[in-house]
RNA sequence: CCCCUUGUAGUUCAACGGAUAGAACAUAAGCUUCCGGAGCUUAAGAUACGGGUUCGAUUCCUGUCGAGGGGA
Numbered sequence: 001c002c003c004c005u006u007g008u009a010g011u012u013c014a015a016c017g018g019a020u021a022g023a024a025c026a027u028a029a030g031c032u033u034c035c036g037g038a039g040c041u042u043a044a045g046a047u048a049c050g051g052g053u054u055c056g057a058u059u060c061c062u063g064u065c066g067a068g069g070g071g072a
Stems, first nucleotide, its partner, number of pairs: 001071007010025004018055001027043005048064005
């Protein structure tokens, strides 16, 4: 320098172009307990950034940035 893959809660992963972006673990609060743990209930928490296509974009296209792999 060229090519490919990839970027979603704190972490690991879902989501035919269409419902309020969902689940597990983790965190916080409550119940329970002498205290803790376990268990149950509840809550908060995310689409890397910009542009485009579309009635509608996490999804498709494009640029930048980041990560991984391959080639020279």
About this RNA:
A computed fold for a 72-nucleotide RNA from a Patescibacteria group bacterium, annotated as transfer RNA. Its Rfam family is "tRNA". About the family: Transfer RNA (tRNA) molecules are approximately 80 nucleotides in length. Model confidence (mean pLDDT): 81 of 100. Taxonomically the source falls in Bacteria candidate phyla (Bacteria).